[in-house]
This is a predicted structure of a 106-nucleotide RNA (c-di-GMP-I riboswitch aptamer) from Candidatus Brocadia carolinensis.
Its Rfam family is "c-di-GMP-I riboswitch aptamer". Gene Ontology term of the family: cyclic-di-GMP binding.
Its mean pLDDT, the model's own confidence on a scale to 100, is 81.
RNA sequence: UAACGACAAGGGCAAACCCUGAGUGAUCAGGGGACGCAAAGUAACAGGGUCUUUUGAAUCUUUUCCUGCAGAGGCAGGAGAAGAGAAAGAUAGCCUUACUGCCGAA
Numbered sequence: 001u002a003a004c005g006a007c008a009a010g011g012g013c014a015a016a017c018c019c020u021g022a023g024u025g026a027u028c029a030g031g032g033g034a035c036g037c038a039a040a041g042u043a044a045c046a047g048g049g050u051c052u053u054u055u056g057a058a059u060c061u062u063u064u065c066c067u068g069c070a071g072a073g074g075c076a077g078g079a080g081a082a083g084a085g086a087a088a089g090a091u092a093g094c095c096u097u098a099c100u101g102c103c104g105a106a
Base pairs, nucleotide, nucleotide: 004104005103012037013036017032018031019030020029021028022027035093041099042098043097046096047095048094049091050090051089052088053087054086055085059084060083061082062081063080064079065078066077067076068075069074
């Protein structure tokens, strides 16, 4: 220096939940509290995942209702819903990644 991580030493952080506040929301901040963490330190303008909000018109898929046509399967038109997609966000305690950092047994 790199890798690794002890029932080591001294310390550190703080999930769920509760209280207060901010936000439409995901979530965040402060206090309490500890499930865990060797990077649970920083970065969301590096990539993926998950979650939230919005989405006039147009496109695609699924589906509901109405009308018409048809012997039927079904077809056409109209209205609605969901999704795809798009946009804006959240999450670093989802993973990869980048940067930084304490200790030293094997």